[in-house]
This is a predicted structure of a 103-nucleotide RNA (SAM riboswitch aptamer (S box leader)) from an uncultured Flammeovirgaceae bacterium. Model confidence (mean pLDDT): 81 of 100. The sequence was found by an Rfam model in a public genome assembly.
């Protein structure tokens, strides 16, 4: 990097350095941010998957990944339903993220 499978409405922050962006990219919206963004470091925490304990329900956080604003922040495409003035709701797809396994 690619394929397959599973999950994505839950959960979890302080300090230091840093100095203007960030929420993956592009579009629209909305939001976070000089009361300090990204990034890095330290410490802490969470528990999604593997692992571990357990018949199971569940538990644990030692180990391997992962994560710690907002549903994957929302929409965007398709279908259905209601409305028909803005639009609203549901399901699905696509894209993305994470894990396991394989190449």
């Nucleotide at each position: 990097u690619u394929a397959u499978u599973a999950u994505c409405a839950a959960g979890a922050a302080a300090g230091g350095u840093g100095g203007a962006g960030g929420g993956g990219u592009a579009a629209g919206g909305c939001c976070c941010a000089u009361u300090g963004a990204a990034a890095c470091c330290u410490u802490g925490g969470c528990a999604a998957c593997c692992c571990c304990u357990g018949u199971a329900a569940a538990g644990a956080a030692a180990g391997g990944u992962g994560c710690c604003a907002a549903u994957u922040c929302c929409u965007a495409c398709u279908u259905c339903a209601g409305a028909u003035a803005g639009u609203u709701g549901a399901a699905g797809a696509a894209a993305g993220a994470u894990a396991a396994c394989a190449a």